This is a predicted structure of a 78-nucleotide RNA (c-di-GMP-I-GGC riboswitch aptamer) from a Bacillota bacterium. Its mean pLDDT, the model's own confidence on a scale to 100, is 87.
Formats: sequence, structure tokens, C1' cells
RNA sequence: AACCGAACGGGCAAAGCCGUCGCAAGGCGGUGACGCAAAGCCACGGGCCCCCACGUAGGGGUAGCCGGGUUGCCGAAG
Repeated sequence: AACCGAACGGGCAAAGCCGUCGCAAGGCGGUGACGCAAAGCCACGGGCCCCCACGUAGGGGUAGCCGGGUUGCCGAAG
């Protein structure tokens, strides 16, 4: 340093509800915890969702769908 993930200290926050933005998917804030060792960040590839549609095209969303990129706390065994 890497793999791995005991412990300590903590961290994030699903669904629902309230408010708000949006045609919508969905986003933001509050509440609330299903879970998460990157559930930090990135829309590059795939998937899925929405809008427009004659459309194979275009635009948008999802990072808590998968892959990938990138940054990072702690210090046991192996």
C1' cells in the first nucleotide's frame, strides 16, 4: 500500500407523510428509518422510467439497477 471487514467513533437515509418545483419520470426541504462499508461524487456503457412522438430520431430522469471512473474515515484477525 492492496484485498478483507472485527471493534471504536460515527456517517448516509428507503417507503410513507407534509410542503414545494416539474407535463411527467422525478428533484429539493422537513419528518421518518427499509436498509447501506462508499447508499460519497460522476450519466461513460448497459438496463429501466418519463416526455415528444410517423419515428429507428430527439430531450429528460434513475448513481439506493448493473458495470466502469474518481475521492475517502477507522485500524483487529487473516